[in-house]
RNAcentral holds the sequence, with entries from Rfam. Predicted 3D model of a 123-nucleotide RNA (SAM riboswitch aptamer (S box leader)) from Solilutibacter silvestris. The coordinates come from a structure-prediction model, not an experiment, and the mean pLDDT is 79.
RNA sequence: UUUCCAUCCAGACCGGCUGAGGGACAGGCCCUUCGACGCCGGGGCAACCUGAGGGCGAUCCCGUCGAGGAUGACCCGCACGGUGCCAACUCCUGCGGGGGCGUUGCCCACCGGAAGAUGGUUG
Numbered sequence: 001u002u003u004c005c006a007u008c009c010a011g012a013c014c015g016g017c018u019g020a021g022g023g024a025c026a027g028g029c030c031c032u033u034c035g036a037c038g039c040c041g042g043g044g045c046a047a048c049c050u051g052a053g054g055g056c057g058a059u060c061c062c063g064u065c066g067a068g069g070a071u072g073a074c075c076c077g078c079a080c081g082g083u084g085c086c087a088a089c090u091c092c093u094g095c096g097g098g099g100g101c102g103u104u105g106c107c108c109a110c111c112g113g114a115a116g117a118u119g120g121u122u123g
Base pairs, nucleotide, nucleotide: 001123004120005119006118007117008116013042014041015040016039017038021031022030023029025094026093027092028091043086044085045084047083048082049081053076054075055074058071059070060069061068090115095112096111097110098108099107100106101105
């Protein structure tokens, strides 16, 4: 960087440095000199991976037919660790559908997508 899959309405702080923007983009709406964003130190949360083990069923093996052994699938999952995260539903919307009304417009954010982020995975 790319393919595919999954998840995204919960959760999570205290200091130091710096100094004006930040929330992916656009439109909104928010955060921010009462110091945001970023970096560093410590702490925490728990989405994914790993994992001691456990559950469920299937197939096969055995001289022993069992409280036996092996393999694969699905589910749960300790600790430690690897990433990640610690404002607001991914802050809301963007495309399609739906609903409402005072109907060539406005409102709602209900459903499904798109985009984005994170993890695993393929090249």